Predicted 3D model of a 543-nucleotide part of an RNA (small-subunit ribosomal RNA, 5' domain) from Metopidae sp. JRo-2020a. The RNAcentral record of the full RNA draws on ENA and SILVA.
Context: one part of a larger RNA
RNA sequence: UAUGCUUGUCUUAAAGAUUAACCCAUGCAUGUGUAAGUAUAGUAUUAUACGGCGAAACUGCGAAUGGCUCCUUAAAACAGUUAUAAUUUAUUUGAUGGAUAAAGAUAUGGAUAACCGUAGUAAUUCUAGAGCUAAUACAUGCUUGAAAGCCUGACUCACGAAGGGCUGCAUUUAUUAGAUAAAGCCAACAUUUAGGUGAUUCAUAAUAACUUAGCGGAUCGCGGACAUUGUCCGCGACAUGUCAUUCAAGUAUCUGCCCUAUCAGCUUUGAUGGUAGUGUAUUGGACUACCAUGGCAUUAACGGGUAACGGGGAAUUAGGGUUCGGUUCCGGAGAAAGAGCCUGAGAAACGGCUAUUACAUCUAAGGAGGGCAGCAGGGGCGUAAAUUACCCAAUCUUAAUUUAAGGAGGUAGUGACAAGAAAUAUCAAACCGGAGCAAUCCGGGAUUGGAAUGGGCCAAACGUAAAACCCUUGGCGAGUAACAAUUGGAGGGCAAGUCUGGUGCCAGCAGCCGCGGUAAUUCCAGCUCCAAUAGCAUAUAUU
Numbered sequence: 001u002a003u004g005c006u007u008g009u010c011u012u013a014a015a016g017a018u019u020a021a022c023c024c025a026u027g028c029a030u031g032u033g034u035a036a037g038u039a040u041a042g043u044a045u046u047a048u049a050c051g052g053c054g055a056a057a058c059u060g061c062g063a064a065u066g067g068c069u070c071c072u073u074a075a076a077a078c079a080g081u082u083a084u085a086a087u088u089u090a091u092u093u094g095a096u097g098g099a100u101a102a103a104g105a106u107a108u109g110g111a112u113a114a115c116c117g118u119a120g121u122a123a124u125u126c127u128a129g130a131g132c133u134a135a136u137a138c139a140u141g142c143u144u145g146a147a148a149g150c151c152u153g154a155c156u157c158a159c160g161a162a163g164g165g166c167u168g169c170a171u172u173u174a175u176u177a178g179a180u181a182a183a184g185c186c187a188a189c190a191u192u193u194a195g196g197u198g199a200u201u202c203a204u205a206a207u208a209a210c211u212u213a214g215c216g217g218a219u220c221g222c223g224g225a226c227a228u229u230g231u232c233c234g235c236g237a238c239a240u241g242u243c244a245u246u247c248a249a250g251u252a253u254c255u256g257c258c259c260u261a262u263c264a265g266c267u268u269u270g271a272u273g274g275u276a277g278u279g280u281a282u283u284g285g286a287c288u289a290c291c292a293u294g295g296c297a298u299u300a301a302c303g304g305g306u307a308a309c310g311g312g313g314a315a316u317u318a319g320g321g322u323u324c325g326g327u328u329c330c331g332g333a334g335a336a337a338g339a340g341c342c343u344g345a346g347a348a349a350c351g352g353c354u355a356u357u358a359c360a361u362c363u364a365a366g367g368a369g370g371g372c373a374g375c376a377g378g379g380g381c382g383u384a385a386a387u388u389a390c391c392c393a394a395u396c397u398u399a400a401u402u403u404a405a406g407g408a409g410g411u412a413g414u415g416a417c418a419a420g421a422a423a424u425a426u427c428a429a430a431c432c433g434g435a436g437c438a439a440u441c442c443g444g445g446a447u448u449g450g451a452a453u454g455g456g457c458c459a460a461a462c463g464u465a466a467a468a469c470c471c472u473u474g475g476c477g478a479g480u481a482a483c484a485a486u487u488g489g490a491g492g493g494c495a496a497g498u499c500u501g502g503u504g505c506c507a508g509c510a511g512c513c514g515c516g517g518u519a520a521u522u523c524c525a526g527c528u529c530c531a532a533u534a535g536c537a538u539a540u541a542u543u
Base pairs, nucleotide, nucleotide: 001539002538003537004536005535009421010420011419012418015414016381022379023378024377026376027375028374031061032060037058038057042053043052059400068334069333070332078256079255080254082252083251084250087249088248093244094243095242096241097240108139109138115131118128119127120126148167149166150165151164152163155160168215169214170211172209173208174207175206176205177204195202217238219237220236221235222234223233224232225231226230258305259304260303265296266295267294271293272292273291274290275289276288277287278286309331310330311329313324314323315322316321336357337356339354340353341352359370361368362367387412389411390410391409395408396406397405398404427449428448429447431444432443433442434441435440454483456476457475458474459473460472486532487531488530489529490528491513492512497527499526500525501524502523508515509514
């Protein structure tokens, strides 16, 4: 783990892994709205100036988490360890962001959905054409000065200098600074600047240019003041560039893996290394070009097998070990099989798309649609595994969010997978039997007697999202207390009969030794007894 027989109570509780990562009808499992993006649907109202509520739709975010399964996979994944000075990072949190030229800045432009109407198809979460209208959608685009520096420079004997041009952050390239081993030389000056690391071509700063495409707020809510129909101020929301942080992720370092030699040589079709490039978020034969000829192996390479995902762990064990680990936590891989890709901070995503293969659904035959190794449920497979239930109340997650959603998750149902607790009776009297000198002790029964309580039924409260169960309380509720315990055994191993009937080397038992051929301690039964006990037995695997 499965099966057989049996089963009263309470608590906890695994559960289609093994075989077919085989196929799936139906339903559900991912959506989301605040004072604070967009409301001329509608509705409500004292309110035709938006205001309350608000379907739909645009916009934003999420959908890369979760859940499931274990097919693949043997230096791969995984575990511990170290690195990223070789990288990306939506979100969170903290910093920080005034300078470009031409006026419309008291507010720029053009669309589109919902809506209205006209249509097509047998059909789909299919669409077309006409007519409107929004934005934090899509685009465009102002305000802001002085100083300083650099380049150029009319003019000028020279010193100098009118004028002109450039100078935000970010991007790309080149150069410089970012000191300090010692000595010498030249020139100048007398007093000065220089962060971080074990380590950098680091941080940082500057110059020359570069950029089809970055940022530098035309957004929203609430409140206040003055005073009037506009002027100012404050608190938020949302958005945004850069740097850090956080949440992560990618890649890499060292060490470690089961059986096998009836696998001894393997690699060179990039194999090992160098130089340069391409590509990438980044390193790298990752890829390309050129060049070299290397690299691994009895310390078992390479190949094959695995009824192999790895680990944390489990069982057993005096110690050493042996076997197991599909399964709730961590990591990996996968979504019928391969492949490719879009979107995005993040996917080579499958409850996203595209094509091929295999299955397979609807069809009016033209076409259209599909992926349960999510939760239920069905078929099939098998020795082998539960309800097409209820709920977001708890734990958490997501979103524009206190409010919505969540088969994540919880709750019941099924459930002798397992684990724990522990009912099936207790006491007394007389009588009978045995032991004993006796007191008394041991035992017996369809004798008699009362006391006690649970299982059960009903009700209340508790419990619960609502129920159910438990706990609590109350009523009913026991004498053959029929409210009746079983499963295996009784020759030995091995606790317990040389009792009765049947059978007669037959039927059968028996793990093993053995039993059975007419007095069977072993078969089939009855009686009695023994063991464990709400469980016991059998098969198989393992220690």
Description
Its Rfam family is "Eukaryotic small subunit ribosomal RNA". The family has 90 seed sequences and 75,755 matches in Rfam 15.1. A reference for the family is Yusupov et al. (2001), "Crystal structure of the ribosome at 5.5 A resolution", Science. Rfam links the family to the GO terms ribosome and structural constituent of ribosome. Its mean pLDDT, the model's own confidence on a scale to 100, is 80.